Context: one part of a larger RNA
RNA sequence: UUGGGCGUAAAGAGCUCGUAGGCGGUUUGUCGCGUCGGCUGUGAAAACCUGGGGCUUAACCCUGGGCGUGCAGUCGAUACGGGCAGACUUGAGUUCGGCAGGGGAGACUGGAAUUCCUGGUGUAGCGGUGAAAUGCGCAGAUAUCAGGAGGAACACCGGUGGCGAAGGCGGGUCUCUGGGCCGAUACUGACGCUGAGGAGCGAAAGCGUGGGGAGCGAACAGGAUUAGAUACCCUGGUAGUCCACGCCGUAAACGGUGGGCGCUAGGUGUGGGGGAUUUCCACGUCCUCCGUGCCGUAGCUAACGCAUUAAGCGCCCCGCCUGGGGAGUACGGCCGCAAGGCUAAAACUC
Numbered sequence: 001u002u003g004g005g006c007g008u009a010a011a012g013a014g015c016u017c018g019u020a021g022g023c024g025g026u027u028u029g030u031c032g033c034g035u036c037g038g039c040u041g042u043g044a045a046a047a048c049c050u051g052g053g054g055c056u057u058a059a060c061c062c063u064g065g066g067c068g069u070g071c072a073g074u075c076g077a078u079a080c081g082g083g084c085a086g087a088c089u090u091g092a093g094u095u096c097g098g099c100a101g102g103g104g105a106g107a108c109u110g111g112a113a114u115u116c117c118u119g120g121u122g123u124a125g126c127g128g129u130g131a132a133a134u135g136c137g138c139a140g141a142u143a144u145c146a147g148g149a150g151g152a153a154c155a156c157c158g159g160u161g162g163c164g165a166a167g168g169c170g171g172g173u174c175u176c177u178g179g180g181c182c183g184a185u186a187c188u189g190a191c192g193c194u195g196a197g198g199a200g201c202g203a204a205a206g207c208g209u210g211g212g213g214a215g216c217g218a219a220c221a222g223g224a225u226u227a228g229a230u231a232c233c234c235u236g237g238u239a240g241u242c243c244a245c246g247c248c249g250u251a252a253a254c255g256g257u258g259g260g261c262g263c264u265a266g267g268u269g270u271g272g273g274g275g276a277u278u279u280c281c282a283c284g285u286c287c288u289c290c291g292u293g294c295c296g297u298a299g300c301u302a303a304c305g306c307a308u309u310a311a312g313c314g315c316c317c318c319g320c321c322u323g324g325g326g327a328g329u330a331c332g333g334c335c336g337c338a339a340g341g342c343u344a345a346a347a348c349u350c
Base pairs, nucleotide, nucleotide: 004321005320006319007304008303012318014201015200016199017198021194022193023192025088026087027086028085029084030083031082033081034080035077036076037075038074039073040072041071042070048066049065050064051063052062053061054060091191092188093187094186095184096183097182098181099180103177104176105175106174107173108172109171110154115149116148117147118146119145120144121143125136126135162169163168206247207246208245209244210243211242215241216240220236221235222234223233258317259316260315261314262313263312266295267294268293269292270291271290272289273288274287275286276285277284299306300305323350324349325348332343333342334341335340
């Protein structure tokens, strides 16, 4: 390489957009590029297969034929793929009418709680633990009442509930804004899918500049525990956690399951919409589309399990794997302020 694979054995890029490329709905005509067939030329000799012959045989040698899967020319076929021209509406999109939502950004704002400050009441303890001690407290703490300051997070509702491509998103109001679903079929007429490179987004921690700092809390200090205790427990506590702007670009970035389309029993819950039924409404029942769970048939699987939200049956495109260690390391390159990231070996060894 071929082949075989990628939920858990090695293997799906964290996610999206999108360039090249690959692939592409129904139908008519045309061309005849791919494709298929005939003929002609060429396809050296030797080798190989085969008919015949020569060394007493064979090996070996001579001779005739075949083969030479290919290429070119020419004639023809036109289903399929393709080019060109035209048409279509089911794919895709637009329009109109509704609907749900912690989707995103900014501004403003609310109450509970913790801490601190001021004042009142009040007196000897508080706090903490397995038990203690460090710590705080007669300079009046803890407790309790009133007032004030400030920062961060939003109890109940809250839900295998919702939204988002992923990361992720939860007090309230307003402004700006993205996407989705359902119904109607008025419009466009294949405008589609995927996506090497590339670009953007991307938790936490970390970095830069400036702010902020209540609680929590790496580091650090002290008290305990212990043989020791650079820990687990306790008392403190700096960075950080928060905001603005700019970097970083990683993760058990997980459904450990790439994206798209079609097909293949059901049952049951739940979120959003539409329809039917009930004289109206609410509830209920039934049908239907979209989402999200559980159970389960066929089938698949090494098993576990998956099972219309597939890991089933197929097609298209991308990424990735190829024994363990060495190693996601070295070197080189690119990126970064740094930390480091991306790409990525070999010797050696089992």